[in-house]
RNA sequence: GAUCGAUAAAGGCUAGCCUGCAGUGAAGCAGGUACGCAAAGCCAGGGGCUUAAGUUACCAAAUGAGGGCGCCCUGGUUGCCGAA
Numbered sequence: 001g002a003u004c005g006a007u008a009a010a011g012g013c014u015a016g017c018c019u020g021c022a023g024u025g026a027a028g029c030a031g032g033u034a035c036g037c038a039a040a041g042c043c044a045g046g047g048g049c050u051u052a053a054g055u056u057a058c059c060a061a062a063u064g065a066g067g068g069c070g071c072c073c074u075g076g077u078u079g080c081c082g083a084a
Stems, first nucleotide, its partner, number of pairs: 004082002012037002016033006041077003045074003048069004054063003
C1' cells in the first nucleotide's frame, strides 16, 4: 500500500413517524426523534420502481413532455481506523 472488517477507538449518517415550507404529484428542504448503516459519502451510467402536465376518451382506461427514488439492485468514484 492492497485485500478485509473486530463486542477495538474516534466519530459520522439517518429509515419511518411528527411539525413547518413550497409543489398538480412523486418526492425534496429545515427542525425533532432514531429502523438501521463500514461507505446509509458523492454520481442518474445500466436495470428496476415511481410521479405526471397535457392529449384521447368520457363506464373504465390509454398515452405521456418532463420529473423523482442511490436505505431497490448493480456500476463508477473519494474517504476514517487498523485487530484477525
c-di-GMP-I riboswitch aptamer from a Bacillota bacterium, 84 nucleotides, folded computationally. The sequence was found by an Rfam model in a public genome assembly. The coordinates come from a structure-prediction model, not an experiment, and the mean pLDDT is 87.